[in-house]
C1' cells in the first nucleotide's frame, strides 16, 4: 500500500434486513442488619467514532476521514 472486521452508557455486549436506544456488571439512593457483606427495590448515566449524503424518518443504507484488530504485499 491492498483486502477484511470492529467502534453503541464508566466496563463487557445486545439492538430481529429504516419507525421512541437496551441488558449485565460497576458506581449511586433505599429496604434488610447492632454494623457490614449478601440479597432485594429504585433512580441516574448515550452528540450510537467523526464529517457529509439518501429518506417524511438513519445505530441500521451510501461516501470520505479517524482509531483498533486480522490477513497479505513492496522498499530499505
Nucleotide at each position: 500500500g491492498c483486502g477484511g472486521a470492529a467502534g453503541u452508557a464508566g466496563c463487557u455486549c445486545a439492538g430481529c434486513u429504516g419507525g421512541u436506544a437496551g441488558a449485565g456488571c460497576a458506581g449511586u439512593g433505599g429496604u434488610c442488619u447492632c454494623c457490614a457483606a449478601a440479597a432485594c427495590c429504585g433512580a441516574a448515566g448515550g452528540u450510537c467514532g467523526u464529517a457529509g449524503g439518501u429518506u417524511c424518518g438513519a445505530u441500521c443504507c451510501c461516501u470520505g476521514c479517524c482509531u483498533u484488530c486480522c490477513g497479505u504485499g513492496c522498499c530499505a

The RNA shown here (transfer RNA) has 76 nucleotides and comes from a Bacteroidota bacterium.
Its mean pLDDT, the model's own confidence on a scale to 100, is 82.
Its Rfam family is "tRNA". About the family: Transfer RNA (tRNA) molecules are approximately 80 nucleotides in length.
The organism belongs to Bacteroidota, within Bacteria.
The sequence was found in a public genome assembly.